[in-house]
RNA sequence: AUCUUAUUACGAGAGGUGGAGGGAUAGGCCCUAUGAAACCCAGCAACCAGUAUUUAUAUACAUGGUGCUAAAUCCUGCUUAUGGAGAUUCCAUAAGAAAGAUGAGAG
Numbered sequence: 001a002u003c004u005u006a007u008u009a010c011g012a013g014a015g016g017u018g019g020a021g022g023g024a025u026a027g028g029c030c031c032u033a034u035g036a037a038a039c040c041c042a043g044c045a046a047c048c049a050g051u052a053u054u055u056a057u058a059u060a061c062a063u064g065g066u067g068c069u070a071a072a073u074c075c076u077g078c079u080u081a082u083g084g085a086g087a088u089u090c091c092a093u094a095a096g097a098a099a100g101a102u103g104a105g106a107g
Stems, first nucleotide, its partner, number of pairs: 002106007013041001015040003021031003025077004042069003047065003050061004073099001078096008
């Protein structure tokens, strides 16, 4: 790299270093010198391990391994249904899929 599976509208800094970029991708729309990325600290959460209770299920803690800390995964990107414009395209709403992210497992 690939496959399986669960989650993906909650939560989390007026800190330090740093200096211009960032929000996966394309389009849109945003954030950013009233400081971006990155690192440190702090915090959130509770997927796995651990510990305690428990017949099991499950619950609690937050010690370890990850993760996360603008906006729903920022929105849309494919399909279907409904409605509207209007002429075979566009717009809106809903459902589903795809893609992505994270955990655990497989190989």

RNAcentral holds the sequence, with entries from Rfam. SAM riboswitch aptamer (S box leader) from Romboutsia weinsteinii, 107 nucleotides, folded computationally. Its mean pLDDT, the model's own confidence on a scale to 100, is 83. The source organism's lineage runs through Bacteria, Bacillota, Clostridia, Peptostreptococcaceae and Romboutsia.